The RNA shown here (Bacterial RNase P class A) has 360 nucleotides and comes from a Pseudomonadota bacterium. It matches the Rfam family "Bacterial RNase P class A". By type it is a ribozyme. Of the family's consensus pairs, 99% are formed in the model.
[in-house]
RNA sequence: GGAGUGGGCCAGACAAUCGCUGUUACUCAUUGAGUCACAGAGGAAAGUCCGGGCUCCUUCGGACAGGGCGCCAGGUAACGCCUGGGGGGCGUGAGCCUACGGAAAGUGCCACAGAAAACAGACCGCCGGCCUCGGUCGGUAAGGGUGAAAAGGUGCGGUAAGAGCGCACCGCGCGACUGGUAACAGCUCGCGGCACGGUAAACCCCGCCCGGAGCAAGACCAAAUAGGGGAGUACGCGGCCUUUGGCCGCACCGCCGGUCCCGAGCGGACUCCCGGGUAGGUUGCUUGAGGCAGUUGGUGACAACGGUCCCAGAUGAAUGAUUGUCCACGACAGAACCCGGCUUACGGUCCGCUCCGGCA
Numbered sequence: 001g002g003a004g005u006g007g008g009c010c011a012g013a014c015a016a017u018c019g020c021u022g023u024u025a026c027u028c029a030u031u032g033a034g035u036c037a038c039a040g041a042g043g044a045a046a047g048u049c050c051g052g053g054c055u056c057c058u059u060c061g062g063a064c065a066g067g068g069c070g071c072c073a074g075g076u077a078a079c080g081c082c083u084g085g086g087g088g089g090c091g092u093g094a095g096c097c098u099a100c101g102g103a104a105a106g107u108g109c110c111a112c113a114g115a116a117a118a119c120a121g122a123c124c125g126c127c128g129g130c131c132u133c134g135g136u137c138g139g140u141a142a143g144g145g146u147g148a149a150a151a152g153g154u155g156c157g158g159u160a161a162g163a164g165c166g167c168a169c170c171g172c173g174c175g176a177c178u179g180g181u182a183a184c185a186g187c188u189c190g191c192g193g194c195a196c197g198g199u200a201a202a203c204c205c206c207g208c209c210c211g212g213a214g215c216a217a218g219a220c221c222a223a224a225u226a227g228g229g230g231a232g233u234a235c236g237c238g239g240c241c242u243u244u245g246g247c248c249g250c251a252c253c254g255c256c257g258g259u260c261c262c263g264a265g266c267g268g269a270c271u272c273c274c275g276g277g278u279a280g281g282u283u284g285c286u287u288g289a290g291g292c293a294g295u296u297g298g299u300g301a302c303a304a305c306g307g308u309c310c311c312a313g314a315u316g317a318a319u320g321a322u323u324g325u326c327c328a329c330g331a332c333a334g335a336a337c338c339c340g341g342c343u344u345a346c347g348g349u350c351c352g353c354u355c356c357g358g359c360a
Base pairs, nucleotide, nucleotide: 001356002355003354004353005352006351007350008349009348010347012326013325014324015323016322017321018320020040021039022038023037025035026034027033028032042332046343047342049341050340051339052338053337054214055213056212057211058264059263061262062261063259064258066210067209068208069207070206071085072084073083074082075081086100087098088097089096090095101205102204106203107202108199109198110197123144124143125140126139127138128137129136130135152170153169154168155167156166157165171194172192173191174190175189176188177186178185179184218283219282220281221280228274229273230272231271232270233269236250237249238248239247240246241245252268253267254266255265290309291308292307294305295304296303297302
């Protein structure tokens, strides 16, 4: 100097004038107006993908269906998130990715090529017999070919030629021991010639988890209309009593935001069509699993302790315009009940680390 990689911070600043929204106080007097002060969009406010808080709903009971997650240990209100570790993969490296339970429960798929793609092999080749010398029969899977992948690898022995056929080492499976909370690991030991390819981000099996809807939730106030019209289904049985009737049980129907399921509970109606009124106001609405700095504990995510701060609440939708100065010349982009994540978009600056080249 170049290339890469991991992390932190910022997201124009200052001043003046006018303007916008909210809150407190004061003044005027009152469907409100004015003055001072204070505060007023983001790291993603975005996507609406997850998890919750909160509100409401007979079932937040069971079964089936459906959905989610999938190595271990932690963090968290919780999660499909985060942290650390293990296994596997990528990279020279710093580092990065991981949809990571099970193929010995079953089913499916692996095109083409190839003899054969899993209870899977004989095209060429090698060896032996016969023979009309072209072939035929038998053995073989070590060599070659095809392919992404072909009955574990190297070597020695053995054989007609070969083959874990046998042996040594490696690999693989099982067990013990050691270390680790565990996943796992082992230039530790023993046994076994060895169950036979891959694929579950294919179906499936296993383990764990899952009420529903959503601030347009919900609550209150005011006002208005038509207590409207039509059609259909159910209205049964038994018992008791105080006997124009009432009560109880069974049956029938309705009530669950997947099910013509079961149980409990409540109710006596339910279904369809036509038509009418309400579109207003207040609240929910911002003090929070809150922010900031410090101490302690922890590898870390984070937790605890005390201290300090109040930091948007609009409702066709608030922060804009002008002037001057500065320089890192400012990208992506605007809250709508709130919070924790993930994903996507994107400019600048600072720090650490890795590799390459050159100079001293």